[in-house]
Context: one part of a larger RNA
Molecule: large-subunit ribosomal RNA, domain II
Organism: Puniceicoccales bacterium
RNA sequence: GUCUGGGAGUCAAUAUUUGUAGCGAGCUUAAGGCUUUACUGGCUGGAGGCAUAGCGAAAGCGAGUCUGAAUAGGGCGAAUAGUUGCAGGUAUUGCACCCGAAGCGGAGGUGAUCUACCCAUGGCCAGGUUGAAGCUCGAGUAAAAUCGAGUGGAGGACCGAACCGGUGGACCUUGAGACGUCCUCGGAUGAGCUGUGGGUAGGAGCGAAAGACUAAUCAAACCCCGUAAUAGCUGGUUCUCUUCGAAAUAUAUUUAGGUAUAGCCUUGUGCGCUUAUCAUUGAGGGUAGAGCACUGAAAAGGUUAGGGUCCACACCAGGAUACCGACCCUUAUCAAACUCCGAAUACCGAUGAACGUAGCACGGGAGUCAGACUGUGGGGGAUAAGCUCCAUGGUCGAGAGGGAAAGAGCCCAGACCGUCGAUUAAGGCCCCUAAAUCAUUGCUAAGUGGAUUAAAGGAGGUGAAUUCACGCGGACAAUAGGGAUGUUGGCUUAGAAGCAGCCACCAUUUAAACAGUGCGUAAUAGCUGACCUAUCGAGUGAAUUUGCGCCUAAGAUGAUCGGGACUAAAGCAAUGUGCCGAAAUCACGGACUCGUCUUGGACGAGUGGUAGAAGAGCGUUCCAACAGGGCAGAAGCCGAAGGGGCAACCGACGGUGGACUGGUUGGAAGUGAGAAUCCAGAC
Numbered sequence: 001g002u003c004u005g006g007g008a009g010u011c012a013a014u015a016u017u018u019g020u021a022g023c024g025a026g027c028u029u030a031a032g033g034c035u036u037u038a039c040u041g042g043c044u045g046g047a048g049g050c051a052u053a054g055c056g057a058a059a060g061c062g063a064g065u066c067u068g069a070a071u072a073g074g075g076c077g078a079a080u081a082g083u084u085g086c087a088g089g090u091a092u093u094g095c096a097c098c099c100g101a102a103g104c105g106g107a108g109g110u111g112a113u114c115u116a117c118c119c120a121u122g123g124c125c126a127g128g129u130u131g132a133a134g135c136u137c138g139a140g141u142a143a144a145a146u147c148g149a150g151u152g153g154a155g156g157a158c159c160g161a162a163c164c165g166g167u168g169g170a171c172c173u174u175g176a177g178a179c180g181u182c183c184u185c186g187g188a189u190g191a192g193c194u195g196u197g198g199g200u201a202g203g204a205g206c207g208a209a210a211g212a213c214u215a216a217u218c219a220a221a222c223c224c225c226g227u228a229a230u231a232g233c234u235g236g237u238u239c240u241c242u243u244c245g246a247a248a249u250a251u252a253u254u255u256a257g258g259u260a261u262a263g264c265c266u267u268g269u270g271c272g273c274u275u276a277u278c279a280u281u282g283a284g285g286g287u288a289g290a291g292c293a294c295u296g297a298a299a300a301g302g303u304u305a306g307g308g309u310c311c312a313c314a315c316c317a318g319g320a321u322a323c324c325g326a327c328c329c330u331u332a333u334c335a336a337a338c339u340c341c342g343a344a345u346a347c348c349g350a351u352g353a354a355c356g357u358a359g360c361a362c363g364g365g366a367g368u369c370a371g372a373c374u375g376u377g378g379g380g381g382a383u384a385a386g387c388u389c390c391a392u393g394g395u396c397g398a399g400a401g402g403g404a405a406a407g408a409g410c411c412c413a414g415a416c417c418g419u420c421g422a423u424u425a426a427g428g429c430c431c432c433u434a435a436a437u438c439a440u441u442g443c444u445a446a447g448u449g450g451a452u453u454a455a456a457g458g459a460g461g462u463g464a465a466u467u468c469a470c471g472c473g474g475a476c477a478a479u480a481g482g483g484a485u486g487u488u489g490g491c492u493u494a495g496a497a498g499c500a501g502c503c504a505c506c507a508u509u510u511a512a513a514c515a516g517u518g519c520g521u522a523a524u525a526g527c528u529g530a531c532c533u534a535u536c537g538a539g540u541g542a543a544u545u546u547g548c549g550c551c552u553a554a555g556a557u558g559a560u561c562g563g564g565a566c567u568a569a570a571g572c573a574a575u576g577u578g579c580c581g582a583a584a585u586c587a588c589g590g591a592c593u594c595g596u597c598u599u600g601g602a603c604g605a606g607u608g609g610u611a612g613a614a615g616a617g618c619g620u621u622c623c624a625a626c627a628g629g630g631c632a633g634a635a636g637c638c639g640a641a642g643g644g645g646c647a648a649c650c651g652a653c654g655g656u657g658g659a660c661u662g663g664u665u666g667g668a669a670g671u672g673a674g675a676a677u678c679c680a681g682a683c
Stems, first nucleotide, its partner, number of pairs: 001683006009237001011094013026050003032044004054061002064076004097236002100233001104226003108223003116200009125190001127159003130155001134151006163187003168183004202218001204214002239617006249262005263368002265365007273356001277353006289341001290339002295335003299331004306324002308321004371396010401412003416590004421586003427580003430564003436577001438576006449566001457551002461548010478535005484508003489503003514529001518527002591607007618672001620669007628661002636656004643650002
């Protein structure tokens, strides 16, 4: 892991409620006793209980009573239905649906064969090195001290095996091993190691102290008992169908993953038009917007108090100012905690319509208190977040189907069952892939489309619209020619001649030509432009708005719009006609629920669903009664009818098997298995 079997809302008492049965102003027995066909029986037994009257703290009074001075008012009552069984729901108390702690307690017990320390008695430590004290001799001294040589053999001395340990590394890590192996390393005459026997124990021992060790167990051992400890926590909780169907909120909480009450669900009884919604109508408001009349913020200008600076000044009185600047005026603004104003909605009330998807009241039973995303209005944050907190809709949650390639929350649409029927929605119609290579008119050349539409910024990309200027009296571009004279304007300067710089910028001849646009020269010169003419012959130039494109544009394994592939499109914009497309809608057949009615069969409405409420059934074991089956073959097992039932299931008949067993009605439960790291067994 699989298979087989086992495996979880029970029982008792009490309370309450619903149904049902008996009796009913009453109902009922408990223990005990008697009896019998020994039984799930009958008869006794009224002790007691509930009800029949309440009110008051009580005395007490009584359909009333209490309060009170009260014959007032007010509170609680009265105008009748109970009670005893049985069955169901729920609560409380008990292990109380089942399994699960770490733990706590016991004047209960077992452990020191491991290990800690201790006691008694034994054992062990190759070899090598160093050379303390003391002593001897010599030197030395007044004597000592002291020095030298020798002797000697000390030491928690040195090196290093056995022995004890366990420093660093590698290996092993379903190991050879629940702590090892190899290399390396520490101690190795000592506070050393070790054999045997013995002692100390559970809030106790023992501890050179690490909360270490006390039998692979230690911040309190192990076994047994209290014990089914407790668990606001996790997991699990077994047949079917039908009806309805939530919540993730408020308040409180040593409360925040729990609970209580309310809200929302269900079910029963009662009321009956009250509800939602719509119409008409009434009232209040200070939001959106707007505004600047208040409170504040804030830009420019004018006017002008007050101030600064400068000039002037003995004082007084002055002057200047491209400085600052209140009030006031003009222009133009901003505000959640501003308002001279001010909606739409919403909320509240009234009247009418409205018979539903309802509403209200009182009972029984719940679950829910972690919500998620999305649209809209906001707070927090960074006008960040698949962020967070409110409000208001939707969807998911508890919702399948179609679309968005794929996707809880987006778009369409709410699945009773069947149909090789039909019509549509969103979305689509070249191929993958059902349906237009459909029609008309444009745009795009970037594979833009196709990074989520990515920005500031940039560009003779290209389409549309508008404005202005020039133009057959010839524009724009190109080519050719002219582009002069006073004059080298004056000044300055070494020079300054259109062209270093300063000033002025006139006049003449002209078709036109600047006291000169740029290059250039030391200064001239030279080239060129403005301007004019000729050639040419029809548009040219400058802006504004706008459509679609371009650049800006960087990511890690190979790329991509879902892919192929697509360019007068299979892209974008607009228009039109078709078609495809879902469990939507319709059609036909069937099942069920509710309602209505002309009531036994028509019509209408409906039947997604988690937590949960309510209803109806199937099956298992046993009991009672009744009528049965079975060696001419029971149970069990295998198969099973184009058999039955929506389903749980039932099942004639056939095979196997070899002795019991099913049906109907009623009753009682150890009553249904896939999950609990479930339990036992088998493989």